[in-house]
RNA sequence: CGCGUGCUCCGGGGUCGGUGUAAUUCCGAGCCGGCGGUGACAGUCCGCGACCCGCGGUCCCAUCCUCGUGAUGAGACUUCGGUUGAGCCGGUGAAAUUCCGGCACCGACGGUGAAAGUCCGGAAGGGAGGAGCAUGAG
Numbered sequence: 001c002g003c004g005u006g007c008u009c010c011g012g013g014g015u016c017g018g019u020g021u022a023a024u025u026c027c028g029a030g031c032c033g034g035c036g037g038u039g040a041c042a043g044u045c046c047g048c049g050a051c052c053c054g055c056g057g058u059c060c061c062a063u064c065c066u067c068g069u070g071a072u073g074a075g076a077c078u079u080c081g082g083u084u085g086a087g088c089c090g091g092u093g094a095a096a097u098u099c100c101g102g103c104a105c106c107g108a109c110g111g112u113g114a115a116a117g118u119c120c121g122g123a124a125g126g127g128a129g130g131a132g133c134a135u136g137a138g
Base pairs, nucleotide, nucleotide: 003136004135005134006133007132008131009130010129015029016028017027018026030118031117032107033106034048035047036046037045043105044104052082053081054080056078057077058076059075061073062072063071064070065068087103088102089101090100091099109121110120111119
């Protein structure tokens, strides 16, 4: 230094104004950008996570009945699988869709006297991953 094992901690950001009975949802102008990778730094290149969907498995509750290795419905967890938005041009350079310049674009689901990336909620959740401590063998 790396590896194995155990433990601990960390791990998502963003608004004002106008109109109106009512909008942080419309209009105007802003603001925000998880994680790993990538000959140079990434919301829009590659991959991952979360949300969502599905087969299966485990657990649990309710109802019904012919009381059984039963049927139906809902829920929690989980292997695996599926879906999952958006960028080009120029410049510099050995190298950049990552820097500089210019002009753009994207943003789940549910809720909310008015339509949401930004308000409320699942979430004091989960997580890609990161850091530290201890220890073991070499």
The RNA shown here (FMN riboswitch aptamer (RFN element)) has 138 nucleotides and comes from Aeromicrobium sp. 9AM.